[in-house]
RNA sequence: AGGCCCGUUGCAUAAUGGUAAUGCCUGAUUCUUAUACAGUCAUGACGAAGGUUCGAUUCCUUCCGGGCCUA
Numbered sequence: 001a002g003g004c005c006c007g008u009u010g011c012a013u014a015a016u017g018g019u020a021a022u023g024c025c026u027g028a029u030u031c032u033u034a035u036a037c038a039g040u041c042a043u044g045a046c047g048a049a050g051g052u053u054c055g056a057u058u059c060c061u062u063c064c065g066g067g068c069c070u071a
Stems, first nucleotide, its partner, number of pairs: 001070007010024004018054001026042005047063005
C1' cells in the first nucleotide's frame, strides 16, 4: 500500500427493514438460625457521523477502533 472480516449492557452471544432477546454478573426479595443452593422481580446496550426508507442494529457511504492475509 491492497484485500477480507468484526464492533450490540460489566462479560459471552442473538436478532436477515416493524416493541432490541437470552445466559452469566450486579441489586432487591422469598426460603434458612445463618450462609450456600433454588425461585421471583429489577437495573443496564446497537462504535461515530451522514444518506435511502413511512420506519434502520439490519441496506449504502465516510470515519474511528480491533483482527487476519498478501506485498

A computed fold for a 71-nucleotide RNA from Candidatus Daviesbacteria bacterium RIFCSPHIGHO2_12_FULL_37_16, annotated as transfer RNA.